A computed fold for a 74-nucleotide RNA from a marine sediment metagenome, annotated as transfer RNA. Its Rfam family is "tRNA". It is annotated as a transfer RNA. Rfam's curators write: Transfer RNA (tRNA) molecules are approximately 80 nucleotides in length. The sequence is in RNAcentral, with records from MGnify. Its mean pLDDT, the model's own confidence on a scale to 100, is 84.

RNA sequence: GGGCUCAUAGCUUAGCCUGGUAAAGCGUCCGGCUCUUAACCGGAAGAUCGGGGGUCCGAAUCCCUCUGGGCCCA
Numbered sequence: 001g002g003g004c005u006c007a008u009a010g011c012u013u014a015g016c017c018u019g020g021u022a023a024a025g026c027g028u029c030c031g032g033c034u035c036u037u038a039a040c041c042g043g044a045a046g047a048u049c050g051g052g053g054g055u056c057c058g059a060a061u062c063c064c065u066c067u068g069g070g071c072c073c074a
Base pairs, nucleotide, nucleotide: 001073002072003071004070005069006068007067010026011025012024013023020057028044029043030042031041032040050066051065052064053063054062
């Protein structure tokens, strides 16, 4: 220098190809159960999706660009 890939709740991941407004597990908080704790059961809060721009009625998703991690080639 060239190519591929990843980036989404505190953590680990799904959703992306096929655009319709973000889901699950763990964790946290509240409650139930229990003599108490744990376990178990019920509920709640929590991410405008790495940054910027574009297309579109509408973007996590499509396009451009930048940043960071990983891999390959030279």